A computed fold for a 375-nucleotide RNA from Thioflavicoccus mobilis 8321, annotated as Bacterial RNase P class A. NCBI's taxonomy places the organism under Bacteria, Pseudomonadati, Pseudomonadota, Gammaproteobacteria, Thioflavicoccus mobilis. Its mean pLDDT, the model's own confidence on a scale to 100, is 75.
């Protein structure tokens, strides 16, 4: 000097200035344990993904969920956590000369189910090419036994060939050709021994080998998972209607099912004032309870952030110091000037918090690898 690979980080910056929103003080006002500002300082005021709403908690209601159904999910071993489907740290297979990467990685000798095309055949198998000839038939030669060729009835999974995938590979013996037929090695599957917390690894024997894939097909086996969700929920609480109680007011007559409805007066209002007369209304007041609008908690101090010291190989755990950093409810974080650069990308909070996925111009930084070149 290239080329790669694993992390950590930052995500315009500084000033004015004019607002927004939340609090703190002080100040005015009012109906004053309190509220409100109509007014002044000070502080605070998106993200690393605030997103997708796809796991996992808290937190809240709901017969405190204890068993089983059904239904969902996890799915090599240990660990880590509130807790996961998350992270770690190993194992086994993959890919890469490395550094690393990727792995839905229980179970197909329990049962169903499927395996396109191709090709004989796709699974209690098959003979299409091809190799063999014990036996039959024919032909040629041949005295006869026979040879040769063809055919039939058979034999065979080494070849070839179809496919993703063809009934363990490889190599020697064996055969008529051939076959785990035999044998050695590998692989496989049982006992067993080491090592390891386990997944697994190693070794030993013994079995010719037991029916191919496919469980993110049904299914089988272990585990887990009660449901709904801050519009969850809890409190205050008008105004107009209806409920439930008292107190006062209710003249006359009828009626009944005794509370109530009719008629008549009586009140009240309109009909310009005022009588008739008509029309329309017909009980006031408290008090209690439930809900509405309306407001207040819930709402940010938390499995919280930096910084240390000890354990652990690591996630991570204990312990110190420190710090307080949005909380709104038509919803705020924003416009303007001016300076400056590498000219700024994906994108904005709404109950919280751990993951994970997915988007991200652009720029800093650390560790390791592998190639060339000098010394």
């Nucleotide at each position: 000097g290239g080329a790669g690979u694993c992390g950590g980080c930052c995500g315009g910056a500084c000033a004015g200035u004019c607002g927004c929103u939340c609090u703190u003080u002080c100040c005015g006002c009012c109906g004053c344990u309190g509220g409100c500002g109509c007014g002044a300082a000070g502080g605070g005021g998106a993200g690393g993904a605030a997103a997708g709403u796809c796991c996992g908690g808290g937190c809240u209601c709901c017969g405190c969920a204890g068993g089983g159904c059904a239904g969902g999910g996890u799915g090599c071993c240990a660990g880590g956590u509130a807790a996961c489907g998350c992270c770690u740290g190993g194992g086994g297979g993959g890919c890469g000369c490395g550094a690393g990467c990727c792995u839905a990685c229980g179970g197909a000798a329990a049962g169903u189910g499927c395996c396109a095309c191709a090709g004989a055949a796709a699974a209690g198998a098959u003979a299409c090419c091809g190799c063999c000839u014990a036996c039959c038939c024919c032909g040629u030669c041949g005295u006869u036994c026979g040879a040769c060729g063809g055919g039939g009835c058979g034999g065979u999974a080494a070849g070839g060939g179809u496919g993703a995938a063809a009934u363990g590979g490889u190599g020697c013996g064996g055969u008529a050709a051939g076959a785990g037929c035999g044998c050695a090695c590998c692989g496989c599957g049982g006992a067993u021994c080491u090592g390891g917390u386990a997944a697994c690894a190693g070794g030993u024997u013994c079995g010719g080998c037991a029916c191919g894939g496919u469980a993110a097909a049904c299914c089988c086996c272990a585990c887990c998972c009660g449901g709904a969700g801050c519009a969850a929920g809890a409190c205050c609480a008008a105004a107009u209607a209806g409920g439930g109680g008292g107190a006062c007011a209710g003249g006359c007559g009828g009626c009944c099912u005794c509370g109530g409805c009719c008629g008549c007066g009586g009140c009240a209002u309109g009909u310009g004032g005022c009588c008739c007369g008509c029309a329309u209304g017909u009980g006031u007041c408290c008090c209690c309870g439930g809900g509405u609008a309306g407001g207040u908690c819930g709402c940010u101090a938390g499995a919280g952030g930096c910084c240390u010291g000890c354990g652990g190989u690591g996630a991570c755990g204990c312990g110190g110091g420190u710090c307080c950093c949005a909380g709104a409810u038509g919803a705020a974080u924003g416009g303007c000037u001016g300076u400056c650069c590498u000219c700024g990308a994906c994108a904005g909070a709404a109950c919280c918090c751990g993951g994970c996925u997915u988007a991200c111009a652009g720029g800093c930084u650390g560790g390791c690898u592998c190639c060339c070149g000098c010394c």
Record summary
Of the family's consensus pairs, 92% are formed in the model.